A computed fold for a 483-nucleotide part of an RNA from an uncultured prokaryote, annotated as small-subunit ribosomal RNA, 3' major domain.
Context: one part of a larger RNA
């Protein structure tokens, strides 16, 4: 000086409290311990590992195992030396392929020539130096990232006290989300944060008017902005305006500020992102990548087909559907957002119960597709049961993508019709367009084990104004046989 205390003060936070809603209890789903296995390739390990690296494991991917096969190599550079005829592509032998051994084949090719032929040089071969490693060490590293945390703190100059370590300042009193601001004040400034520039959303005004939109005029139809026209709404998207304790009133120290009003689309950071200080975990990554030792060089490198990474007695974490009547299950009947499309979205019509199939208008998309939002709203049917809840499992039969679905994909269709009757002890999210709840798109992606994940909107709550107590953090002040 700091770290710790079942020390004290003060003060934060879905920390508890006061609510809604879950997980733990059953089936899946998906990670992950165990086990098991020719191999189940690695890593990640309390919070901060476990639906995490993976935002797409049938082959590929693939690093793992079996089994064939190569050795200068699948890939770069360079030296030496041979070098006009080799490759692509085809046929056969031999193979599970890779490859291998034989044949056909013939792009391309620079100088000098008495055209005989000489020289240089890329493919290629030989040989030699290296290449190669998802081998090893994240406790040799960089870059990156997780934490504590968007918590308010971390420092420095220069002066002052102190032999000195160091202290002041950064403390006190108030204030605030904030070391935010004000006051005092041997301290006076000053830097990283914080706040604000930023992007979005909420209002208005003003430029544009198409592929958006129709209000008023004409046309027009079974119906529709469909057609003339309009540019006013709405929108889109460029520019500006708006909120700043600016106004009032109380409290306060003539303060900073807190409370209330007013006007206003919005009130005191208005919502939401994006933005992580100095650092702390020898935190995590040598398997994104870079990299320094070690190691490896007919294998710890490189090619193939096949398995495996999908195994299961079982435990755990994250989901996902359920146990029903605020429902199930038919009928009709409304309203969305941001999004994606060219080796691609793909519409009406046509086949099929269906999943799809055939076709093949439109569209580099405010134009045409994906696309019918879905809970909702109106009708009927079920009557409280293991049920018309539930939908695992199982068998048959299609259907889709791909060389290819046996291990091992996805869906339809018919039958089957299983635990599950609201979950012990424990625990997790959440404070408003917030939880709950409903569908929607999207990146990966041939196809998908998507119930993940990133987002978008529909309908939409409860309860707290408290800070005794558990967690977790900050600020001050005590102890102290720790550093």
């Nucleotide at each position: 000086u700091g770290a710790c205390g079942g020390g004290g003060g003060c003060u934060c936070a879905c920390a508890c409290a006061a609510g809604c809603g879950g997980u733990g209890g059953a089936g899946c789903a998906u990670g992950u311990g165990g086990u098991u296995u020719a191999a189940u390739u690695c890593g990640a390990a309390g919070c901060a590992a476990c639906g995490c690296g993976a935002a797409g494991a049938a082959c590929c991917u693939u690093a793992c195992c079996c089994a064939g096969g190569c050795u200068u190599g699948a890939c770069a550079u360079g030296c030496a030396g041979g070098g006009a005829u080799u490759a692509a592509u085809c046929c056969g032998g031999u193979g599970a392929a890779a490859g291998u051994c034989g044949g056909a084949g013939g792009a391309u090719u620079g100088c000098c020539u008495u055209c005989g032929g000489g020289u240089g040089u890329g493919a290629c071969c030989u040989g030699c130096a290296c290449a190669g490693g998802u081998g090893u060490u994240g406790c040799a590293u960089g870059g990156c990232u997780g934490u504590c945390g968007u918590c308010a703190g971390c420092u420095c100059g220069u002066g002052u006290c102190g032999u000195g370590a160091g202290a002041u300042g950064u403390c006190g009193g108030g204030u605030u989300a904030a070391g935010u601001c004000c006051c005092u004040u041997a301290a006076c400034g000053a830097g990283c944060g914080a706040a604000a520039c930023c992007c979005u959303u909420g209002c208005c005004a003003u430029u544009a008017g198409u592929u958006a939109c129709c209000a008023g005029c004409g046309g027009g139809u079974a119906a529709a902005g469909c057609c003339g026209g309009g540019c006013a709404c709405u929108c889109u998207a460029g520019u500006g305006g708006g909120a700043c304790u600016g106004c009032c009133g109380u409290u306060g120290u003539g303060a900073a500020a807190a409370c209330g009003g007013a006007g206003g689309a919005a009130g005191g950071u208005g919502g939401g992102g994006a933005u992580g200080a100095c650092g702390u975990c020898a935190a995590g990554u040598c398997a994104u990548c870079a990299u320094g030792g070690c190691c490896u060089u007919u294998a710890u490198g490189c090619c193939u087909g096949g398995g495996g990474c999908u195994a299961c007695a079982c435990a755990c974490g994250u989901g996902c559907u359920a146990c029903a009547a605020u429902g199930g299950c038919c009928g009709g009947u409304a309203c969305a957002g941001a999004g994606g499309g060219a080796a691609g979205c793909a519409a009406g019509a046509c086949c099929g119960c269906g999943a799809g199939g055939g076709g093949g208008a439109g569209c580099a998309a405010a134009c045409c597709c994906c696309a019918c939002a879905a809970a909702g709203c109106c009708g009927g049917c079920c009557c409280c049961a293991g049920u018309u809840c539930g939908g695992a499992u199982u068998a048959g039969a299609g259907g889709c993508u791909g060389c290819a679905a046996c291990u091992c994909g996805c869906c339809u269709c018919u039958a089957u019709g299983a635990a599950g009757g609201u979950g012990g002890a424990a625990u997790c999210g959440c404070u408003a367009g917030u939880a709950a709840u409903c569908g929607c798109g999207g990146a990966u992606c041939a196809g998908c084990u998507a119930c993940g994940c990133c987002g978008c909107g529909g309908u939409g709550a409860a309860u707290a104004u408290g800070u005794u107590c558990c967690u977790g953090g900050g600020c001050c002040u005590u102890g102290u046989a720790c550093a």
Model confidence (mean pLDDT): 84 of 100.